Context: one part of a larger RNA
């Protein structure tokens, strides 16, 4: 499989993944401050030359602050995908019964509507040109 056609959005329900988030909780590396074992090395003293006291630089680690990266989780929120028969309404597709679209401003339960530039990828009617038969 042709207007008994197609078809669009909002609501309603379920399912998934997802963004955003008051906040709660952990990880990862730096940065600034204190502390800072045991060694090396350098200073003073003392000394039986075996080393001993004391101190100084570097440092495992430890704390303390402010920030950065990243995870989970999070009331509440926002859109998106799906889904045989759910609600409203009919907005497009025929001049779709106000022609459509585009931008762009306000409005509206919703698809939408309106004003203003604009585009023919609109019919219809008139004439002219022109290319095909």
């Nucleotide at each position: 499989c042709a207007c008994c056609g197609c078809c669009c959005g909002u609501c309603a329900a379920g399912c998934g993944a997802u963004g955003g988030g008051a906040g709660c909780u952990g990880g990862u590396g730096g940065u600034a401050c204190c502390u800072g074992a045991a060694g090396u090395c350098c200073c003073u003293c003392a000394u039986u030359u075996a080393u001993g006291a004391g101190g100084g630089c570097c440092u495992a680690g430890g704390g303390u602050a402010a920030g950065a990266c990243u995870g989970g989780u999070g009331a509440c929120u926002g859109g998106c995908g799906c889904u045989a028969a759910g609600u409203c309404g009919u907005a497009a597709c025929a001049a779709g019964g106000u022609a459509g679209c585009c931008g762009u401003a306000c409005c509206g339960g919703a698809a939408g509507g309106u004003g203003c530039g604009g585009c023919u990828g609109g019919a219809u009617c008139a004439c002219c040109u022109c290319c095909u038969u």